This is a predicted structure of an 89-nucleotide RNA (c-di-GMP-I riboswitch aptamer) from Anaerobacillus sp. The source organism's lineage runs through Bacteria, Bacillota, Bacilli, Caryophanales and Anaerobacillus. Its mean pLDDT, the model's own confidence on a scale to 100, is 83. It was read from a public genome assembly, where an Rfam model found it.
[in-house]
């Protein structure tokens, strides 16, 4: 200098729940919260994989609606590309 995560230091994030709001919905945004993280920082048709299923398509049924396919939607605290603070042994 490079890899390295430990009862190191200094610090960061925020799960689940509650509340508001947006949204079809999955969830996303503030506020609280603190279950945990060494990348729980960034990256979403351009690498996988999960979620929803408006709109469209198709079936079935009969006035009331259900199901089935399907994302350029949506998750980065699923893997996964990139970036990066100290650093013992």
């Nucleotide at each position: 200098u490079a890899u390295a995560g430990a009862u190191a230091a200094a610090g960061g994030c925020a799960u689940a729940c509650u509340u508001a709001u947006u949204g079809a919905a999955a969830a996303a945004u503030a506020a609280g919260g603190u279950c945990g993280c060494a990348a729980a920082g960034c990256u979403a048709u351009a690498g996988g994989g999960a979620c929803u299923a408006a709109c469209g398509a198709u079936c079935u049924a009969u006035u009331a609606a259900g199901g089935u396919c399907u994302a350029u939607g949506u998750c980065a605290g699923c893997c996964a590309g990139c970036u990066a603070c100290c650093a013992a042994a």